Background:
Transfer RNA from a Candidatus Uhrbacteria bacterium, 73 nucleotides, folded computationally. The source organism's lineage runs through Bacteria, Bacteria candidate phyla and Candidatus Uhriibacteriota. The sequence was found in a public genome assembly. Its mean pLDDT, the model's own confidence on a scale to 100, is 80. It matches the Rfam family "tRNA". By type it is a transfer RNA.
[in-house]
RNA sequence: GCCACCUUAGCUCAGAUGGUAGAGCAAUGCUUUCGUAAAGCAGAGGUCCCGGGUUCGAUCCCCGGAGGUGGCU
Numbered sequence: 001g002c003c004a005c006c007u008u009a010g011c012u013c014a015g016a017u018g019g020u021a022g023a024g025c026a027a028u029g030c031u032u033u034c035g036u037a038a039a040g041c042a043g044a045g046g047u048c049c050c051g052g053g054u055u056c057g058a059u060c061c062c063c064g065g066a067g068g069u070g071g072c073u
Base pairs, nucleotide, nucleotide: 001072002071003070004069005068006067007066010025011024012023013022019056028042029041030040031039049065050064051063052062053061
């Protein structure tokens, strides 16, 4: 330098033919205990990497950029 893939909650990852996003773990609070751990319950937590385009509507489609991983040279 070229090619492919990835980027969504603090972490690991889902996500429908395009119709405003979920799980597990973690953290917090409550119950239980003399107290802790474990267990149970609850609520919270998101500019869906950035910019532009298409569309009535974009996490999803198109273009460009950034970062990461792998391969080729």